Model confidence (mean pLDDT): 82 of 100.
This is a predicted structure of a 1421-nucleotide RNA (small-subunit ribosomal RNA) from an uncultured organism.
Rfam family: Bacterial small subunit ribosomal RNA. Rfam links the family to the GO terms structural constituent of ribosome and ribosome.
The sequence is in RNAcentral, with records from ENA and Greengenes.

RNA sequence: GCGGCGUGCUUAACACAUGCAAGUCAAACGGACCUCGUGAAAUUGAAGCUUCGGCCGAUUUUCACAUUCAGGUUAGUGGCGAACGGGUGAGUAACGCGUAAGCAACAUGCCUUGGAGAUGGGGAUAACCAACCGAAAGGGGGGCUAAUACCCAAUACGCUAAUGAAUCUUAUGUUUUAUUAGGAAAUCACUUAGAUUGGCUCUAAGAGUGGCUUGCGUCUGAUUAGCUUGUUGGUGGGGUAAUGGCCUACCAAGGCGACGAUCAGUAACUGGUCUGAGAGGAUGAUCAGUCACACUGGGAUUGAGAUACGGCCCAGACUCCUACGGGAGGCAGCAGUGGGGAAUAUUGGACAAUGGGCGAAAGCCUGAUCCAGCGACGCCGCGUGGAGGAAGACAUCCCUCGGGAUGUAAACUCCUUUCAGCAGGAAAGAUAAUGACGGUACCUGCAGAAGAAGUCCCGGCUAACUACGUGCCAGCAGCCGCGGUAUACGUAGGGGACAAGUGUUGUCCGGAUUUACUGGGCGUAAAGCGCGUGUAGGUGGUGAUUUAAGUCAGGUGUUAAAUGCAGGGGCUUAACCCUUGUCCGCGCCUGAUACUGAAUUGCUCGAGGAUAGGAGAGGAGAGUGGAACUCACGGUGUAGCGGUGAAAUGCGUAGAUAUCGUGAGGAACACCUAUGGCGAAGGCAGCUCUCUGGACUAUUCCUGACACUGAGACGCGAAAGCGUGGGGAGCGAACGGGAUUAGAUACCCCGGUAGUCCACGCCGUAAACGAUGCUCACUAGGUAUGGGUGGUACCAACCCCUUCCGUGCCGAAGCUAACGCGUUAAGUGAGCCGCCUGGGGAGUACGGUCGCAAGAUUAAAACUCAAAGGAAUUGACGGGGGCCCGCACAAGCAGUGGAGCAUGUGGUUUAAUUCGACGAUACGCGAAGAACCUCACCUGGGUUUGAAAUCUCCAGAACCUGCCAGAGAUGGCGGGGUGCCUUUUGGAACUGGGAGUACAGGUGGUGCAUGGUUGUCGUCAGCUCGUGCCGUGAGGUGUUGGGUUAAGUCCCGCAACGAGCGCAACCCCCGUCCCAUGUUGCUAGUCCUUCGGGAAGCACUCACGGGAGACUGCCUCGGUUAACGAGGAGGAAGGUGGGGACGACGUCAAAUCAUCAUGCCCCUUAUGUCCAGGGCUACACACAUGCUACAAUGGCGUAAACAAAGGGUUGUGAAACCGCGAGGUGAAACCAAUCUCAUAAAUUACGUCUCAGUUCGGAUUGCAGUCUGCAACUCGACUGCAUGAAGUUGGAAUUGCUAGUAACCGCAGAUCAGCUACGCUGCGGUGAUACGUUCCCGGGCCUUGUACACACCGCCCGUCACAUCAUGAAAGUUGGGAUACCCGAAGUCGCUGUGCUAACCGCAAGGAAGCAGGCGCCGAA
Repeated sequence: GCGGCGUGCUUAACACAUGCAAGUCAAACGGACCUCGUGAAAUUGAAGCUUCGGCCGAUUUUCACAUUCAGGUUAGUGGCGAACGGGUGAGUAACGCGUAAGCAACAUGCCUUGGAGAUGGGGAUAACCAACCGAAAGGGGGGCUAAUACCCAAUACGCUAAUGAAUCUUAUGUUUUAUUAGGAAAUCACUUAGAUUGGCUCUAAGAGUGGCUUGCGUCUGAUUAGCUUGUUGGUGGGGUAAUGGCCUACCAAGGCGACGAUCAGUAACUGGUCUGAGAGGAUGAUCAGUCACACUGGGAUUGAGAUACGGCCCAGACUCCUACGGGAGGCAGCAGUGGGGAAUAUUGGACAAUGGGCGAAAGCCUGAUCCAGCGACGCCGCGUGGAGGAAGACAUCCCUCGGGAUGUAAACUCCUUUCAGCAGGAAAGAUAAUGACGGUACCUGCAGAAGAAGUCCCGGCUAACUACGUGCCAGCAGCCGCGGUAUACGUAGGGGACAAGUGUUGUCCGGAUUUACUGGGCGUAAAGCGCGUGUAGGUGGUGAUUUAAGUCAGGUGUUAAAUGCAGGGGCUUAACCCUUGUCCGCGCCUGAUACUGAAUUGCUCGAGGAUAGGAGAGGAGAGUGGAACUCACGGUGUAGCGGUGAAAUGCGUAGAUAUCGUGAGGAACACCUAUGGCGAAGGCAGCUCUCUGGACUAUUCCUGACACUGAGACGCGAAAGCGUGGGGAGCGAACGGGAUUAGAUACCCCGGUAGUCCACGCCGUAAACGAUGCUCACUAGGUAUGGGUGGUACCAACCCCUUCCGUGCCGAAGCUAACGCGUUAAGUGAGCCGCCUGGGGAGUACGGUCGCAAGAUUAAAACUCAAAGGAAUUGACGGGGGCCCGCACAAGCAGUGGAGCAUGUGGUUUAAUUCGACGAUACGCGAAGAACCUCACCUGGGUUUGAAAUCUCCAGAACCUGCCAGAGAUGGCGGGGUGCCUUUUGGAACUGGGAGUACAGGUGGUGCAUGGUUGUCGUCAGCUCGUGCCGUGAGGUGUUGGGUUAAGUCCCGCAACGAGCGCAACCCCCGUCCCAUGUUGCUAGUCCUUCGGGAAGCACUCACGGGAGACUGCCUCGGUUAACGAGGAGGAAGGUGGGGACGACGUCAAAUCAUCAUGCCCCUUAUGUCCAGGGCUACACACAUGCUACAAUGGCGUAAACAAAGGGUUGUGAAACCGCGAGGUGAAACCAAUCUCAUAAAUUACGUCUCAGUUCGGAUUGCAGUCUGCAACUCGACUGCAUGAAGUUGGAAUUGCUAGUAACCGCAGAUCAGCUACGCUGCGGUGAUACGUUCCCGGGCCUUGUACACACCGCCCGUCACAUCAUGAAAGUUGGGAUACCCGAAGUCGCUGUGCUAACCGCAAGGAAGCAGGCGCCGAA
């Protein structure tokens, strides 16, 4: 793209323009109107045309044939139909529907069959005619006429009614018969004289159809529990085709209802349809059956049939016409229109078929129906091409730049032509005629790959992945969720699914065992009524007999058709269609009798009773006792008492508290007392008496299933509370006061009213808990205890054994999500009751019931969330517990915090004061050296392939050097110089210049994109794994426990056994000794000497290298015979000898993009680069880290002594000389165990100062200098002289340190021209205190609680403010429904007979009968 078969207002039963959808019969009738020939010939020849020849031929006549007492149309009378067919689902919860029965209580036009009949009369009326009224619709009056219209009489039966008799029947009845009474008709056509066709009357039957009755089934609500007066029944009457309160009069007082009446809401029902394994759940389009309705409500008429969709009357709403007087209408028929709506078609063709109406028939009618049209709305079928074609074109996308993907896909070659297109032929449907569909299905031919592919998706569920864009934005989303640089959004490439469709949205079922019949639960997740007594109901021990309701079996009727399923068949297949078979229910008949039920009769084991006994805080009433307490009175006695963490309020000199005596009062009952007892639960406690309930044990005598449970119902029911009246000692809500506190409407204290107590009456709830309903049965034990029994035993007691009833603990099997339960079940079964169905809203609102009230009970919804919850696990946390450690506290020493100065930070300032680091774990930190440089900042001046790199081109060796301008960068002008290799083109290095949308460069951003490095917990002792075992699992065990250690160090034990990273050790330094080697080191002895030293030596010191040594090894004691600990010996060193390096798994998105590296982003005549100057050094202030001090353990002066470790050639620099000094001159020595920096200082000795802002302290400032450096103004250090500030030991608070440590003292080094160093890193000298672990801080292990897991800096509650959503209230307004009353249309029925009237009777008058009218009952709006 095509075709076939189906299907198409789910909403407004909203309103409808227009056309059509029910007519037909002249063979029922009287009228009206229309039509009434064909051929031939001849004559006449109109009108018209003409080329004037003629053409055409109306008309007339004749002949032949045929044909006529004819045909057609039709308003009206009459008959049949119009009650079917077609539409819709508003109403209806009902005998409406479904199913199965019944009518002995019924009807039936047309149709079929049988019987009988059709005789004689009569009076009207439409149409029509002539007038009249009205706008119309229509109407009334006068006159004529027909019938299969109407009426009367006759006849008639197996008809109807009444009565009698007989027969049959379970029954109101059936059948037969007799008598009496009653009731009918119509003709038409054709023939020709008799038949036939159709019609008519009576009657009997049939078929089909309808009416009525009944059993069963048929939605939700009890926050609807009582309903009913024609209601339930009877009798008489009426009415109907027929039963019946269907209606009426009277009588009785019934009828329905927890097995859900009544009321309210919703809904047409079914066959079926969708779903589901089924059971079920949802649904009732098309097709078929039934019902109901026809604008809304009411009503009858006609008729066989209607209370009538395309009929009538009335009322109402709406619409239309109108001359305003009055009329007309009803698409929920087919099309169609408006409206509503997300949404549903043509104002088509035909009666050809099927069927229907009428007709004798021809036929007519038929929007039923058959077809066509529109819609991918559904189902089914087909196509959009097939074969070949590259290690694979172009293009696009991706890329690790190599390549890969789209992809045999395309191009290209060969082939085919279904479908569509064009053309030719052409059905069946029709058994004589007749074909809308339709020139359609189908067949044949022709041309050409030609005309024919989309939609969704690609994070998981769920098949399918990459790039770019975006950057919690835009957006996606079924659930989880995605998006702060995305396989989840948007686009592209690629891929996946389905395919003329695909995806979204909505609805139903499923999954959902998530209402659980199949098939769930209730200790803690939602869920056992607070407890009992007991009604209905449900369930029920055992033997026998009967019955046959349930149950089971066989047969039979029905279960419409269609659908579904199975077999077969027809369209090319399929969908679709045809045919055959089958189908769980209900009824009837027959049979069986195990079980259940029913009836009868038994039994004793369930249950109950009788007898005997003991136990008990069981209940009610009355009486009584002692201790304590308070109060009153009296005595003694004196200043306090009381109370608390500490106090105060309070009491007390008016005599308290204390103490003694006497008296009064109320409430509660110590010890016994318990893991105990009793009770249904609530609950019950001094003792005695009275009354009384229940349980238990033993005996096994009696009754004979009497039982269990228990909706409603009834009773009991802690505390508090309420009512009336008492009582009131103590205690004590409220309240008062005192404290505490930020506050303290609390906790604590001093007082204190209701209440607590008693009597009577309410309330009716609790974590009323075992969070565990009651009853029965079964299923291992152990142990303790209360009350009995039996046995053993000589009596008694104890012990032991047995058995029953209680009360506890631990446990087997089993159960449980786990925790746990476990003969007192939460195990295994049975019976009955109650209750649950996500969290919140809410046990709330409204309504009902109860209550004096408080309130109780019953008990929702809107809305909102994606969870809420249980048990257990691992962590973390706790103003939880236990154990342990650490300069953590304590014990000390020295400080900081106060002063001055130095350095760092914050803040402020500035053109800039570059940046980073911020609790511990930033702040003398990066910085082991900011005057320039550093430098990243600022101002100004330059530069743009760049200061340095690679590629390429050109020129020149490179290189050295002078002058000028400028602050310099830079720019300009010169001078010298010609190298190396070579194939003589050139090349290498270097210099200068050019080009590049090649690139460089960036201390620009992101440490939350990263690597690396580092800090911290913490040198804390921890962190894990394999296998095994335990647990459903998370996980546990090991790693916990008992000891011990600095240590998860070691030992012992143990469902664990081992192992790894950590600890320790191995490494370095120091401490003792030995060996080797002795120069620059050393010097005991020896020699020489100018007395400085030199020979000589390597013993000693020392240096370097290598070893030894320490291991709880030895002894005693303790400890578990252990690990280990305490003490001792020896030893230089003793229990890790001291120090260092070394830092587990991990935590802090800790720090660093400014050491370095690096992803991404950003800048590219600048955020790059060069230069000069400035800044990082500012200064009201705050903090941190230090130095120096405040003085006599001191300052100053003189003299004297003792180190270690380092550095040194752009260097350290001796001696000597100069300078007060910094320093200068000088130059020996030294690349260092040799020379030098380099005198160590505190210390010691002597002297002086004598407690003061000083002979303390040295800031600040002035002058004069020295040194480094291109240069000390901003901004260096040092020296001399002078100056001489604060400060007299430092508030709250806070730091470090346990032995050669703190403290004090100096020395050296790195960086470095110099220095801000009082910093940092090393070195030596002198050289102090700890009872101990209660508390603060931090940490480790075990345990416990948890609503925390971002892990307590957690989580979380309430008010308020703002916004939004939902639900209410609100002056009023409006719709629907129900009920009562008034009025009362049409109309049936009843009564009436003033008026009127053809048929019959009567001679007539009149009668009978009827019509209109009037009245009455009912009665819609």